[in-house]
């Protein structure tokens, strides 16, 4: 100097003029005026997870169903985060992982191929032993029986791999190294790692059904609560305690005593829930870390058809993606740029 990786911060600024609005104060004619001070995000988005809160509701057990899936921690909790293990990618800093079980069972792998999981002989190799032919014999020949799966072929994949020995020819048949694992020992909380020992294999797929472990009530702020007003406390049919209704589906249990359907009528106005929170900032301590504890400080939108806008001037990173609607912790997606820190690789100079 260049190329990268990881983490954090910002999200136009200042001034002037006019305008909008929750809250507080003053005045007064109770809705006007004046003043104060506050007023959209890093994702507010997706509605994908987890909760707080409200109701069912007095509150359980089981089945089915759903979710997660290495280990140890964090957290209110999670499918999130942190650290570690193993595997994969990258020269590296780093990044990714749908990461329990295939000997409980079922299933899938078209076609090709002899054979696709306790399989298999198409082309081959051998033919030592028994048979056949030649030969007096020694011996030789080609193969049948039989042996074989190392070589070739088919296939995405062929019952461990490479090499040496051995054999009639071969084969973990034996050995070395690798791979694998019932077992033993050591280290580690553990996942795992190492060593020894063992010739050890019915392989792959569970992001196939399944098995195992753990977790899980439902609905949702249009949840609910209160006040006011109005109507028709309506009509009909059916069931009814051995029944019906309620609690996501089913069963048991529990509670209640009426329930289901159809037609018809009235109201839908106001207040509240509504923002002080598992909140934020700083310091110290503990921890590898996520985070926790203590102390001090701060209050940072609450609309209700939906408020924060417009103009001018200057500067500059020239403004992208984009607007709260009960609240919070995450994940995912979109995105113009700017700043800071640490680390990795390459080149050059000293």
């Nucleotide at each position: 100097g260049g190329a990268g990786u990881u983490g954090g911060c910002c999200a136009g600024a200042c001034g002037a003029u006019c305008g909008c609005u929750g809250c507080c104060c003053u005045g007064c004619a109770u809705g006007c005026a004046g003043g104060g001070g506050g007023g959209a995000g890093g994702a507010a988005a997706g509605u994908c997870c987890g909760g707080g809160c409200u109701u069912c509701a007095u509150a359980g057990g089981g089945c089915a169903g759903a979710g997660u899936g290495c280990c140890a921690g964090g957290u209110a909790a999670c499918g999130c985060c942190u650290g570690g293990g193993c595997g994969g990618c990258g020269c590296g800093a780093g990044c990714c992982g749908a990461c329990g079980g295939a000997a409980a069972g079922u299933g899938c792998a078209a076609c090709a191929g002899a054979g696709a999981g306790c399989a298999g002989a198409c082309c081959g190799c051998c033919g030592a032993u028994g048979g056949c032919c030649c030969g007096u014999a020694a011996g030789g020949g080609a193969u049948c029986a039989g042996g074989u799966a190392a070589g070739g072929g088919u296939g995405a994949a062929a019952c461990g791999g490479u090499g040496c020995g051995g054999u009639a020819a071969g084969a973990g048949c034996g050995c070395a190294c690798c791979a694998c694992g019932a077992g033993u020992c050591u280290g580690g909380u553990a996942a795992c790692a190492g060593a020894c020992c063992g010739g050890u294999a019915c392989g792959g797929c569970a992001a196939a059904c399944c098995c195992c472990a753990c977790u899980c009530g439902a609905a949702g702020c249009a949840a609910g609560a209160c006040c006011a007003a109005a109507u028709a406390g309506g009509u009909g049919u059916c069931c009814a305690g051995a029944c019906g209704c309620g609690c996501g589906g089913c069963c048991c249990g529990c509670g209640c005593g009426g329930g289901a359907c159809a037609c018809g009528g009235g109201u839908a106005g106001g207040u509240u829930g509504c923002u002080u929170g598992a909140g934020c900032g700083c310091a110290u301590c503990g921890g590898c870390g996520a985070c926790g504890a203590u102390g001090c400080g701060c209050c940072u939108a609450g609309a209700g058809g939906a408020a924060u806008g417009a103009u001018c001037g200057u500067c500059c990173a020239c403004g992208a993606c984009a607007g709260a609607a009960c609240c919070c912790g995450g994940c995912u997606u979109a995105u113009c740029g700017g700043c800071c820190a640490a680390c990795u690789c390459c080149c050059c100079c000293u």

Bacterial RNase P class A from Paraperlucidibaca baekdonensis, 350 nucleotides, folded computationally. RNAcentral holds the sequence, with entries from ENA and Rfam. Lineage of the source: Bacteria > Pseudomonadota > Gammaproteobacteria > Moraxellaceae > Paraperlucidibaca. Its mean pLDDT, the model's own confidence on a scale to 100, is 78.